A computed fold for a 105-nucleotide RNA, annotated as SAM riboswitch aptamer (S box leader). The coordinates come from a structure-prediction model, not an experiment, and the mean pLDDT is 84. The sequence was found by an Rfam model in a public genome assembly. Rfam family: SAM riboswitch aptamer (S box leader). Rfam links the family to the GO term regulation of gene expression.
[in-house]
């Protein structure tokens, strides 16, 4: 960086400390919400969720079940904040995009 397979209404921080200063919420339009009571981003530090990678039983078995959390990511405003493209009076669903994971070129 591509390209595949799962997973995206659930869960957990108005955390501390330092710097930065308008704006943030991937990206474009709209909408809405949230910030000078310092967002957002960087760094560290404490805490949490969760359970792709793991770890232990079970079980003939890479399938599958229960159970855990020590490691490697991941995450702790609001559905991936909502719509936007197709179905649909709408309720809904669906791609498309994005994230995140694991293993592969």
């Nucleotide at each position: 960086a591509a390209a595949u397979u799962a997973u995206c209404a659930a869960g957990a921080g108005c955390g501390g400390u330092g710097g930065u200063u308008a704006g943030a919420g991937a990206g474009c339009u709209g909408g809405c919400u949230u910030u000078u009571u310092g967002a957002u981003c960087c760094a560290c530090c404490c805490g949490g969720c969760a359970a792709c990678c793991c770890u232990u039983u079970c079980g003939g078995a890479u399938u599958g079940a229960a159970a855990g959390a020590a490691g490697g990511u991941g995450c702790c405003a609001a559905a991936u904040c909502c719509a936007g493209c197709c179905c649909g009076c709408a309720a809904g669903g669906g791609a498309a995009a994005g994230a995140u994971a694991a293993g592969u070129u």